A computed fold for a 367-nucleotide RNA from a Bryobacterales bacterium, annotated as Bacterial RNase P class A. NCBI's taxonomy places the organism under Bacteria, Pseudomonadati, Acidobacteriota, Terriglobia, Bryobacterales.

RNA sequence: UUCGCCGGAUGGAUAGUCGCUCGCGCAAGCGGGAGGAAAGUCCGGUCUCCACAGGGCAGCGCGCCGGCUAACGGCCGGGGGGAUCCGUUGGAAAGCGGGUUCUACGGAAAGUGCCACAGAAAAUAUACCGCCUCCGGCGCAAGCCUUGGGGUAAGGGUGAAAAGGUGCGGUAAGAGCGCACCGCGGCUCGAGCAAUCGGGACGGCAGGGAAAACCCCGCGCGGAGCAAGACCAAAUAGGGGAGGAGGAGCGGCUCGCUCCGUCUGACUUCCGGGUAGGUUGCUAGAGCCGGCCAGCGAUGGCCGGUCGAGAUGAAUGACUAUCGCCCGCAAGGGUACAGAAACCGGCUUAUAGUCGCGGCGAACUGC
Numbered sequence: 001u002u003c004g005c006c007g008g009a010u011g012g013a014u015a016g017u018c019g020c021u022c023g024c025g026c027a028a029g030c031g032g033g034a035g036g037a038a039a040g041u042c043c044g045g046u047c048u049c050c051a052c053a054g055g056g057c058a059g060c061g062c063g064c065c066g067g068c069u070a071a072c073g074g075c076c077g078g079g080g081g082g083a084u085c086c087g088u089u090g091g092a093a094a095g096c097g098g099g100u101u102c103u104a105c106g107g108a109a110a111g112u113g114c115c116a117c118a119g120a121a122a123a124u125a126u127a128c129c130g131c132c133u134c135c136g137g138c139g140c141a142a143g144c145c146u147u148g149g150g151g152u153a154a155g156g157g158u159g160a161a162a163a164g165g166u167g168c169g170g171u172a173a174g175a176g177c178g179c180a181c182c183g184c185g186g187c188u189c190g191a192g193c194a195a196u197c198g199g200g201a202c203g204g205c206a207g208g209g210a211a212a213a214c215c216c217c218g219c220g221c222g223g224a225g226c227a228a229g230a231c232c233a234a235a236u237a238g239g240g241g242a243g244g245a246g247g248a249g250c251g252g253c254u255c256g257c258u259c260c261g262u263c264u265g266a267c268u269u270c271c272g273g274g275u276a277g278g279u280u281g282c283u284a285g286a287g288c289c290g291g292c293c294a295g296c297g298a299u300g301g302c303c304g305g306u307c308g309a310g311a312u313g314a315a316u317g318a319c320u321a322u323c324g325c326c327c328g329c330a331a332g333g334g335u336a337c338a339g340a341a342a343c344c345g346g347c348u349u350a351u352a353g354u355c356g357c358g359g360c361g362a363a364c365u366g367c
Stems, first nucleotide, its partner, number of pairs: 001363007008355003012323007020033005035337001039348002042346005047225004059221005064078005079105001080103010106216002111214002114209002128156002130152005136145003164182006183205001184203002187200005229280004239271005246260006287306008324335004
């Protein structure tokens, strides 16, 4: 320098015309009008209504430690552990230093249960092959054989996992049987708020795994959701109170006819509830921008500035021109993921192109 991977940021621009929606205005008109995820609705809150003496049980969730926060299963910092790579010490087991990355990481020494297949044995340890030894047999001997008795757990074999590991000594062969180192255990000292880490002397080693089996321990948790909830309130039907013997239609012109009703109440009037519809909740907030300060950081404090959708059968659009980017010789075509629905903090997922951004890797070139 180029390319690739991971992460972060960004998420086309300007002008005009015609609309839609909200606010202001008497009007003309002026001003605002999707996102980093508005998504999934997975967690946590605000707000609203309902329920609720107190305590316990059940159920569900969370789970190394410290901090942040309104809260969280989120975030920050720290610790432990695993995987992998590099360097290094060692004869080995293993240790030390560093990089990358993952981590649901309380308890298996409260109890119960489980550990397929294979294997002698999967947790009361045990013995298939093997090793050693004794008896017996064969052989001159070295040694060989054996369905027997005993010792052993080094070596082989099984398994995801085999009862501490490596080495030396030791032994008939072996074995923490003894010793050194490593690991482990409880004790103790020191460092740290803590998780935890480091040291010391002691103990031959107990306590395999799994709690994403039941379970135990600690902490937390009432339910429904803006279609919450509040207010105004037709027509028709129905409910209640009061009055109540008439009321309605047609012909006709002062007389008839028809229908309905007379306590099973026609008709008049008043009241209240619900529905349609409308208003509100509704967007000024754990807000945004800048600076300073505190803190490793998440985050917090102070000062200054600022108002950037509020629809509801649901607006946020269409067209034109110029420019940017990509494809194409050109004409021309394309320009990601995706769109609010009470609001906020997270998490997760999707995302073309671009970048004087960060990290890692490779190639080439120069010193």
The sequence was found by an Rfam model in a public genome assembly.